RNA sequence: GGGCUCGUAGCUCAUCUGGGAGAGCGCCUGUCUUGCAAACAGGAGGUGGCCGGUUCGACCCCGGCCGGGUCCA
Numbered sequence: 001g002g003g004c005u006c007g008u009a010g011c012u013c014a015u016c017u018g019g020g021a022g023a024g025c026g027c028c029u030g031u032c033u034u035g036c037a038a039a040c041a042g043g044a045g046g047u048g049g050c051c052g053g054u055u056c057g058a059c060c061c062c063g064g065c066c067g068g069g070u071c072c073a
Stems, first nucleotide, its partner, number of pairs: 001072007010025004019056001027043005049065005
């Protein structure tokens, strides 16, 4: 330098190839307990790596860039 692949909540990952983003763990609150944990109930948390394009509508399609992994030279 080139090919492929990945980037979504604090972490690990879904979102079934366009219709309005969710799970587990973690965090907060409540119930329970003398107290803690566990359990149960509820809640907060996302410009979906960045910029642009297509579209009525984009995590999803297209282009460029950035970063991680891998292969080739």
Transfer RNA from Actinoplanes lutulentus, 73 nucleotides, folded computationally. The coordinates come from a structure-prediction model, not an experiment, and the mean pLDDT is 81. Its Rfam family is "tRNA". Rfam describes the family as follows. Transfer RNA (tRNA) molecules are approximately 80 nucleotides in length. The RNAcentral record of the sequence draws on ENA. The source organism's lineage runs through Bacteria, Bacillati, Actinomycetota, Micromonosporales and Actinoplanes.